[in-house]
Context: one part of a larger RNA
RNA sequence: GCCAACGAGUUGAUGCGUGCGGCUUGGCUAAGUGCUAAAAGCAUGGAGCCGCAGCGAAAGCGAGUGUGAAUAGCGCGUUUGUCGCACGUAUCAGACCCGAAGCAACGUGAGCUACCCAUGAGCAGGCUGAAGUUUGUAGAAAUACAGAUGGAGGGCCGAACCCUUGGAUUGUGCAACAUCCUGGGAUGACUUGUGGGUUGGAGUGAAAAGCUUAUCGAACGUUGUAAUAGCUGGUUCUCUCCGAAAGAGCUUUCGGGCUUGCGUCGUAUGUUCCCUUUGGGGGUAGAGCACUGGAAGAAGCGGAUAGGUCGAAAGACCACUGCCUCUAUCAAACUCCGAAUACCAAAGGUUAGAGUAUGGCAGUUAGACCGUGGGGGCGAAGCUCCACUGGUCAAAAGGGAAACAGCCCAGAUCGCCGUCUAAGGUCCCUAAAUCUACGCUGAGUGCAAGGAAGGAGGUGAGAUUUCACAGACAGUCAGGAUGUUGGCUUAGAAGCAGCCACCAUUCAAAGAAAGCGUAACAGCUCACUGACUUAGAGAUCUUGCGCCAAAAAUGAUCGGGGCUAAGCGUAGUACCGAAGACGCGGAUGUAUGUUCUCGCAAGAGAACAUGCGUGGUAGGAGAGCGUUCUGUUCGCGAUGAAGGCAAAGGGGUGACCCAUGCUGGAGCGUACAGAAGUGAAAAUGUUGGC
Numbered sequence: 001g002c003c004a005a006c007g008a009g010u011u012g013a014u015g016c017g018u019g020c021g022g023c024u025u026g027g028c029u030a031a032g033u034g035c036u037a038a039a040a041g042c043a044u045g046g047a048g049c050c051g052c053a054g055c056g057a058a059a060g061c062g063a064g065u066g067u068g069a070a071u072a073g074c075g076c077g078u079u080u081g082u083c084g085c086a087c088g089u090a091u092c093a094g095a096c097c098c099g100a101a102g103c104a105a106c107g108u109g110a111g112c113u114a115c116c117c118a119u120g121a122g123c124a125g126g127c128u129g130a131a132g133u134u135u136g137u138a139g140a141a142a143u144a145c146a147g148a149u150g151g152a153g154g155g156c157c158g159a160a161c162c163c164u165u166g167g168a169u170u171g172u173g174c175a176a177c178a179u180c181c182u183g184g185g186a187u188g189a190c191u192u193g194u195g196g197g198u199u200g201g202a203g204u205g206a207a208a209a210g211c212u213u214a215u216c217g218a219a220c221g222u223u224g225u226a227a228u229a230g231c232u233g234g235u236u237c238u239c240u241c242c243g244a245a246a247g248a249g250c251u252u253u254c255g256g257g258c259u260u261g262c263g264u265c266g267u268a269u270g271u272u273c274c275c276u277u278u279g280g281g282g283g284u285a286g287a288g289c290a291c292u293g294g295a296a297g298a299a300g301c302g303g304a305u306a307g308g309u310c311g312a313a314a315g316a317c318c319a320c321u322g323c324c325u326c327u328a329u330c331a332a333a334c335u336c337c338g339a340a341u342a343c344c345a346a347a348g349g350u351u352a353g354a355g356u357a358u359g360g361c362a363g364u365u366a367g368a369c370c371g372u373g374g375g376g377g378c379g380a381a382g383c384u385c386c387a388c389u390g391g392u393c394a395a396a397a398g399g400g401a402a403a404c405a406g407c408c409c410a411g412a413u414c415g416c417c418g419u420c421u422a423a424g425g426u427c428c429c430u431a432a433a434u435c436u437a438c439g440c441u442g443a444g445u446g447c448a449a450g451g452a453a454g455g456a457g458g459u460g461a462g463a464u465u466u467c468a469c470a471g472a473c474a475g476u477c478a479g480g481a482u483g484u485u486g487g488c489u490u491a492g493a494a495g496c497a498g499c500c501a502c503c504a505u506u507c508a509a510a511g512a513a514a515g516c517g518u519a520a521c522a523g524c525u526c527a528c529u530g531a532c533u534u535a536g537a538g539a540u541c542u543u544g545c546g547c548c549a550a551a552a553a554u555g556a557u558c559g560g561g562g563c564u565a566a567g568c569g570u571a572g573u574a575c576c577g578a579a580g581a582c583g584c585g586g587a588u589g590u591a592u593g594u595u596c597u598c599g600c601a602a603g604a605g606a607a608c609a610u611g612c613g614u615g616g617u618a619g620g621a622g623a624g625c626g627u628u629c630u631g632u633u634c635g636c637g638a639u640g641a642a643g644g645c646a647a648a649g650g651g652g653u654g655a656c657c658c659a660u661g662c663u664g665g666a667g668c669g670u671a672c673a674g675a676a677g678u679g680a681a682a683a684u685g686u687u688g689g690c
Base pairs, nucleotide, nucleotide: 001690002689003688004687005686006685011093012092013091014090015089016088017087018086019085020084021083022082023081026050027049028048032044033043034042035041054061055060064076065075066074067073096234097233099231103224104223105222106221107220108219114198115197116196117195118194119193120192121191122190123188125157126156127155128153132149133148134147135146136145137144138143161185162184163183166181167180168179169178200216202212203211204210237624238623239622240621241620242619247260248259249258250257251256261364262363263361264360265359266358267357268356269355272354274349275348276347277346278345279344280343286337287335288334292331293330294329296327297326298325300323301322302321303320307318308317309316310315367393368392369391370390371388372387373386374385375384376383398409399408400407413586414585415584416583418582419581420580424576425575426574427561428560429559433573435572436571437570438569439568440567446563447562454548455547458545459544460543461542462541463540464539465538466537467536475532476531477530478529479528481505482504483503486500487499488498511526514525515524516523587614588613589612590611591610592609593608594607595606596605597604598603625679627676628675629674630673631672632671634669635668636667643663644662645661646660649658650657651656
């Protein structure tokens, strides 16, 4: 992991509610007792409980009473039940099941290990050579030196023995800590045998919270004990009807609760909901500057001593500041104004799984994205917090968006090899136009979305304007002069280093010169003019589609192929396209109607017709299937029960039921009731098998 079996809302008591039943001359007995072989059952038992009257703290009064001075006002009252069964739910109990870490009590452990006590045992070999002693020499001696002797040491090297530094192997191991190589101690605070002692908030500890039997920041066993778990996981058959919430307030509260909102099922009411019209109040959006404030420009009038610059001064200019006028403005906490919506009321209209009240039962209170209006943030976020009780998802399948909870279209009762559409599409993959008309783009721009400032004789459309047959723009040829080398400066300054001035003349035209150039001149162009040629040439603005700007990490791409339209814009026609709509047939809920059956009636049931419905998580309500056992009833079975095998027969919306064949070899079923150890795919479920 798979298969099989087992595996989770039970039971008691007491409330509340619903349904059914008994009695209502109010209802019911409890313990106990009697009968019975026992149990069950049947009697008995009225003690007691509920109800029949309330109000008040009470005395008390009483359909009233309390308060109160009150005869007022106000509060609470002015009646119908009770017992049983079933179901739903609550409370107390283990209370749907499994699951802690823990807490406590009483015991068991020192055969492991820690330390201690008693008694034993062990340590190859080699090295070093302390004290002391002795001999010699020196000395008066103490003593010193030298030789010999001696054999000390938590001394040295290194086996046994004890330990385990580093590395490798191993890591379903040889092993729940080992093996190999390497390494530390090895006469000592050494190692070790045997016996004994100390323990659970306690021991022992050369101290690591180490060790106390593979268990230690409090051992192990049993018990309290089914501890508790606002937490996680799991919770078993079917169909039908409806169908949420992720909000508010409070909370040692924020992943939990309680009340309320929203769901469902009864009961009551009967259009109260909603829509339209009419009538209201408002101060939001917008707008405005009349108030309160902000901020800009201009003119005017001021600022006594005191700002800056210039000036001898007068004063001028600038800066700052106050007031007023004008112009143009800004505001969530400004308003002279002021919508749409929303809200309130009345009338009229429409009608649905409308509204409201009340009772039973819930679930929900982690929401997500999209659109719109806002706060926070950076007018960042697939960010965060509100609002519109907006939309979708959640709890919604289908079609589209290549793929894609929250986007677009559209809400799946079932069947059909019928029809029409929505969004979106119609060259091929791929259903349907290689459709029609007119333009644009030439960049593969683009073919769903997706990028700026800035730059550019890309190209289309429109507008304004200048020059032009008295000849424009471009081109070619020619001129481009004189006073003069203007003055100053300068070594020089001649149009062209720099400063000042920038005149005049001749002209068709020609700057005291726009550029290159020279040391300075010279030289080459330009502006400007003439001729030739010839019909348009230039500038600016608005706008469509394109170009550059344009860089990312494994191989690229519009979904792909590919496309010059199969791209973009405008207009049009046709077609495709969904579980949508329509058509035909069936099922079912509900409302209404008709008919029939049962019933004294209330009513219940069935059939048919018509209308409207039938996605669904949490959840509410309803109707059923199946398993085991019990009672009654009717049956089956060795001429073969149950069980098993056989995707293939038949029935039912389904859970399931029936038949047939083989197997099997002894019990089993129908109908109506009753009672439950009553349904498994999940719980790192339990046990067994593989």
Molecule: large-subunit ribosomal RNA, domain II
Organism: uncultured bacterium